[in-house]
RNA sequence: AGCUCAUCACGAGCGGUGGAGGGAACUGGCCCAGUGAAGCCGCAGCAACCAUUGCGUAGUCAAACGGUGCUAAGUCCUUACGAGAAAUCGCAAGAUGAGAA
Numbered sequence: 001a002g003c004u005c006a007u008c009a010c011g012a013g014c015g016g017u018g019g020a021g022g023g024a025a026c027u028g029g030c031c032c033a034g035u036g037a038a039g040c041c042g043c044a045g046c047a048a049c050c051a052u053u054g055c056g057u058a059g060u061c062a063a064a065c066g067g068u069g070c071u072a073a074g075u076c077c078u079u080a081c082g083a084g085a086a087a088u089c090g091c092a093a094g095a096u097g098a099g100a101a
Stems, first nucleotide, its partner, number of pairs: 003099006013043005021032003028077002044071003049067002052063003055059001075093001081090003
């Protein structure tokens, strides 16, 4: 990388460095960006998947020291799929976690 399962309308940013791109990819949009993008580093925070702990063994529970993850906009919206008159829904793709071989 691929496979299985779960989740994805909530939430949470400053500083340093860097110096022009960024929002996964294709289509079309719409946005962010020299009042400083991506990347990297530090700190802070959010969340509660794993681990841990607590409890009238009970949960869609609580806590948040550890392992990940995340911290503009619904996974920013949409097309490359299907259903539907439409709204919309499902699939696919993607992201994250856990697991199996």
The RNA shown here (SAM riboswitch aptamer (S box leader)) has 101 nucleotides.
It matches the Rfam family "SAM riboswitch aptamer (S box leader)". Gene Ontology term of the family: regulation of gene expression.
Of the family's consensus pairs, 97% are formed in the model.